[in-house]
Context: one part of a larger RNA
């Protein structure tokens, strides 16, 4: 490197934006670069294949043809591609209606719980477990009541529900901003797909600076347990969870299945919108079960892992090794690229 692959055997980039680059709708005119025929030239000998010869024969040597698949003019074709013109609308875009959500940002407020503080009421125990014990408690505790003061999280509604590129997103309300999908077919006319390098966003944990800490709780502390018990179970209880700003940039970042466009049987929920008196239909999302097809099998199956194009990304036997070494990034942790010897 050809070829083969990427749900579960290696192996889809966490996600999106987008530069170059690759790649691109239908109809036409021009060119004729690329493709295609023709012609001429040129492609050294030797090798190489074929066919003769000549050394006793082969190797070896000679003669001959063919080939040298290219290159270079030059005449032509003109169907694809490419370049230049011109129109098209059905791909993408806009607008206008109507509508949908736990999309986002910020301010504000709610109700129940937990805890804590003061009163009041009340007295010997509470709390915990397989049983304890540590631990609260007569300086009055647990337990009731009232009223207060603070954090944090939103019971029920709730659902294979919905929303967002992903990460995620869930009490109410209000501003500001963003997406989506339907219907009309108004506009503009290929304005499109992918996307190297690069930007941005990107759970938890984590670090900085500073403010908050009600529950929760790594570390650590006692009590159990156990042969021991750096655990699992119990009593506390610090960082951390929370907020603002910087930063980390990794996850079994999962659908373990890049994205686009396009086709190819049905059957059954459900979300949103059109059309309709219903029954139904129709777009556009999500779910189950399924033909045909794939598939090594589970299984997928119009949300494809069929059938086909395009553009990216990754993979090539297991250990060493996601190591070392350089290098870039980071305040650190560490991330990101990423090998070899050697061994089976």
């Nucleotide at each position: 490197u050809u070829g083969g692959g990427u749900u579960u055997a290696a192996a889809g980039g966490g996600u999106c934006c987008g530069u170059a680059g690759g790649c691109g709708g239908c109809c036409u005119u021009a060119u004729a670069a690329g493709u295609c025929a023709g012609u001429g030239g040129u492609g050294a000998a030797a090798u190489c294949u074929c066919c003769u010869a000549g050394c006793u024969c082969a190797a070896c040597u000679a003669g001959g043809a063919a080939a040298c698949u290219g290159c270079c003019a030059u005449u032509g074709a003109u169907a694809c591609u490419g370049u230049a013109g011109g129109g098209c609308u059905u791909g993408a875009a806009u607008u206008a209606u109507u509508g949908u959500g736990a999309a986002g940002u910020a301010a504000c407020u709610a109700g129940a719980a937990u805890a804590u503080g003061u009163a009041g009421u009340g007295u010997a125990g509470c709390g915990g477990u397989g049983a304890a014990a540590u631990g609260c408690u007569u300086a009055g505790a647990u337990a009731u009541u009232a009223c207060a003061u603070g954090g944090a999280a939103u019971a029920c509604c709730a659902a294979u529900u919905g929303c967002g590129a992903a990460g995620g997103c869930a009490g109410g309300u209000u501003a500001c901003u963003a997406a989506c999908a339907a219907u009309a077919u108004a506009u503009u006319g290929a304005c499109g797909c992918u996307g190297a390098u690069g930007g941005a966003c990107g759970a938890a944990a984590g670090c900085g600076u500073g403010g908050g800490u009600a529950g929760c709780g790594a570390a650590c502390a006692g009590g159990a347990u156990u042969a021991g018990a750096u655990a699992c179970c119990c009593u506390g209880g610090u960082a951390g969870u929370c907020c603002a700003c910087g930063c980390c940039g990794u996850a079994a970042a999962c659908g373990a299945u890049g994205g686009a466009u396009a086709c190819u049987a049905g059957c059954u929920g459900u979300u949103g919108g059109g059309c309709g008196c219903a029954a139904g239909u129709u777009c556009a999302g999500u779910g189950g079960c399924u033909a045909a097809g794939c598939g090594a099998a589970a299984g997928u199956g119009a949300u494809a892992a069929g059938u086909a194009u395009c553009c990216c990304a990754c993979c090539u036997g297991g250990g060493g090794a996601g190591u070392a070494c350089g290098a870039a990034c980071g305040c650190a942790a560490g991330u990101u690229u990423g090998a070899a010897a050697c061994u089976c």
The prediction has a mean pLDDT of 88. Small-subunit ribosomal RNA, central domain from Flavobacterium lacus, 344 nucleotides, folded computationally. Its Rfam family is "Bacterial small subunit ribosomal RNA". Rfam links the family to the GO terms structural constituent of ribosome and ribosome. The full RNA is in RNAcentral, with records from ENA.